[in-house]
Context: one part of a larger RNA
RNA sequence: AGCCAACGGUGGAUGCCUUGGCACCAAGAACCGAUGAAGGACGUGGGCGACUGCGAAAAGCCACGGGUAGCUGUCUACCUAGCGUUGAUCCGUGGAUAUCCGAAUGAGGAAACUCGGCACUCGUCAUGGAGUGUCACUCCGGCCUGAAUAUAUAGGGUCGGUGGAGGGAACCAGGGGAAUUGAAACAUCUCAGUACCCUGAGGAAUAGAAAGCAAACGCGACUCCCUUAGUAGCGGCGAGCGAAAAGGGAUCAGACUAAACCGUGCCGGUGCAAUAGCCAGGUGGCGUUGCCGGUACGGGGUCGUGGGAUAGCGAGAUACCGCACCUGAGGUAUCACGGAGUUACAAAAGUGCUACGUAGGAGAAUGGUCCUGGAAAGACCAGCCACAGUGGGUAAUAGCCCCGUAUCUGAAACGUAUGUACUCUCCGCGCUCGAUCCCAAGUAACGCCGAAUCCGAGCAAGUCGGCGUGAAUCUGCGGGGACCACCCCGUAAGUCUAAGUAUUACUUGGUGACCGAUAGUGAACCAGUACCGUGAGGGAAAGGUGAAAAGAACCCCGGGAGGGGAGUGAAAUAGUACCUGAAACCGUUGGUUU
Numbered sequence: 001a002g003c004c005a006a007c008g009g010u011g012g013a014u015g016c017c018u019u020g021g022c023a024c025c026a027a028g029a030a031c032c033g034a035u036g037a038a039g040g041a042c043g044u045g046g047g048c049g050a051c052u053g054c055g056a057a058a059a060g061c062c063a064c065g066g067g068u069a070g071c072u073g074u075c076u077a078c079c080u081a082g083c084g085u086u087g088a089u090c091c092g093u094g095g096a097u098a099u100c101c102g103a104a105u106g107a108g109g110a111a112a113c114u115c116g117g118c119a120c121u122c123g124u125c126a127u128g129g130a131g132u133g134u135c136a137c138u139c140c141g142g143c144c145u146g147a148a149u150a151u152a153u154a155g156g157g158u159c160g161g162u163g164g165a166g167g168g169a170a171c172c173a174g175g176g177g178a179a180u181u182g183a184a185a186c187a188u189c190u191c192a193g194u195a196c197c198c199u200g201a202g203g204a205a206u207a208g209a210a211a212g213c214a215a216a217c218g219c220g221a222c223u224c225c226c227u228u229a230g231u232a233g234c235g236g237c238g239a240g241c242g243a244a245a246a247g248g249g250a251u252c253a254g255a256c257u258a259a260a261c262c263g264u265g266c267c268g269g270u271g272c273a274a275u276a277g278c279c280a281g282g283u284g285g286c287g288u289u290g291c292c293g294g295u296a297c298g299g300g301g302u303c304g305u306g307g308g309a310u311a312g313c314g315a316g317a318u319a320c321c322g323c324a325c326c327u328g329a330g331g332u333a334u335c336a337c338g339g340a341g342u343u344a345c346a347a348a349a350g351u352g353c354u355a356c357g358u359a360g361g362a363g364a365a366u367g368g369u370c371c372u373g374g375a376a377a378g379a380c381c382a383g384c385c386a387c388a389g390u391g392g393g394u395a396a397u398a399g400c401c402c403c404g405u406a407u408c409u410g411a412a413a414c415g416u417a418u419g420u421a422c423u424c425u426c427c428g429c430g431c432u433c434g435a436u437c438c439c440a441a442g443u444a445a446c447g448c449c450g451a452a453u454c455c456g457a458g459c460a461a462g463u464c465g466g467c468g469u470g471a472a473u474c475u476g477c478g479g480g481g482a483c484c485a486c487c488c489c490g491u492a493a494g495u496c497u498a499a500g501u502a503u504u505a506c507u508u509g510g511u512g513a514c515c516g517a518u519a520g521u522g523a524a525c526c527a528g529u530a531c532c533g534u535g536a537g538g539g540a541a542a543g544g545u546g547a548a549a550a551g552a553a554c555c556c557c558g559g560g561a562g563g564g565g566a567g568u569g570a571a572a573u574a575g576u577a578c579c580u581g582a583a584a585c586c587g588u589u590g591g592u593u594u
Base pairs, nucleotide, nucleotide: 001593002592003591004590005589006588007587008586009585015579016544017543020515021514022512023511024510025509026508027507028506029504030503031167032166039101040100041099042055043054044053046079047078049075050074051073061095062094063093064092065091066090070083071082072081106115107114108113116135117134118133119132120131121130122129137164138163139161140160141159142158143157144156145155171202172200173199174198175197176196182189186236212219213218223250224249225248226247233241234240254496255495256494257440261299262298263297264296265295266294267293268292269291270290277286278285279328280327281326282325283324284323304474306439307438308437309436311432312431313430314429316335317334318333319332320331321330337428338427339426340425341424349423350422351421352420353419354417355416356415357414358413360409361408362407366382367381368380369379371378383400384399385389391403392402393401445469446468447467448466449465450464451463455481476491477490478489479488480487531538532537551578554565555564556563557562
């Protein structure tokens, strides 16, 4: 030195475990913010480094409710000082406080800092100083002022507004909008209106009450699902793309304006007479009345078996009204009657009850054994409960030991109800035929150029946009896939609208032929940390003593570290470098070979 055996060191695989993740389901909730958010900085404890909580009233203050014997959060012990059956700590509801930065908003600024004005208060002999409040921009509304320029307007000032501004995971709508790729190359095409960027809104958003479908029969707003159907179609007819109606379901809800006509106010024009006007008739009176145009408000009106206005006819009670009086007709108000209602259709609330949520409460039933063991829940013997044998804990495996579970039950306060009742609020008729009037205009349509639709310009309708030309009012207008006729369907150019649908940052509950520490989130552990980078950004490693610290008093060696005894424990080769403890690698002892 090689080999073999035994025993060690090192190392941290494997096994077992799980406080953490992952995925999904159900229900809830779905916004926060100038009453200062999200997110931070700095503070805050008797001794206090970090986390958590909180904010100079600072691990907390007040009230109400729950709850019961202990408490002063965690790492985390110890000392000190206290609190609590006159109910603390703890849990829930409501409130108070809430430094500084941050949209950040008095001005500035290199965030968490600096420097101010005004009012009031405090302080100083006085100045300096301190405290509280207030002071950004913009929009809307009112008022006061007010140029060029006379009225006016612009502008300025002031008061009021829980107006705006910023944040938020996905979902939604809109404005922009790729390429890799596929076509076995590539250009039309595809990927794809995807990724990504921007804007905006909400708890959902969008859409929505037919100028719709259909087909000779009919349906009757929109949205979503199934199906139709990989069909009809589109397509260098390549690659590929790809409907709709009908049918079956989910859920259901319909409304309001513009115009004609009437009235009132204002502005402009016309007009100076009485034969027009002042509801009709008669008598009297009035006159900047009237008439035309514009504008604002109120009434009216809302439709496709076309509707409405106008005109005519008919219909509760009482009171009042108009230039005056009489008659008639009309209008307004109240009551009665009828209808409706807070998600649209007009809109503001309150109260009670009921249900649910935000703390909780009650909650059955087992013992024995000189059986094993450190320990009984195991074994053996004998019982019991069960609307409860889901689950977790307890020194091994417990329905009956503990927490729970099934089931029943509970709110002073706050919240929710697409529950209910009442108060309350709002509305008010019908018929008829012809004539006249109205029925959404730089719109529809057409031409040119684009876009999206299954539809790539095609025989290309319909929809949307840019530019140009530019109608009609019901005997009207649009559509039914070029176009024409007939027939059928609808009524554009204004607005609103719940439910069914999408999503899950968040809350609660649950499930898993999901992971089990190189896995599962990057993160089971003080992780978006340490660390790296000027920065945008990148981004770790790291779990396990034992049932219980019982964490080794005391003695010995040593400066200590460490070790040897003693002791604890079932076990110490379980000693905090701690479960198990593989291999590589390094040794000790013995044997053997040269």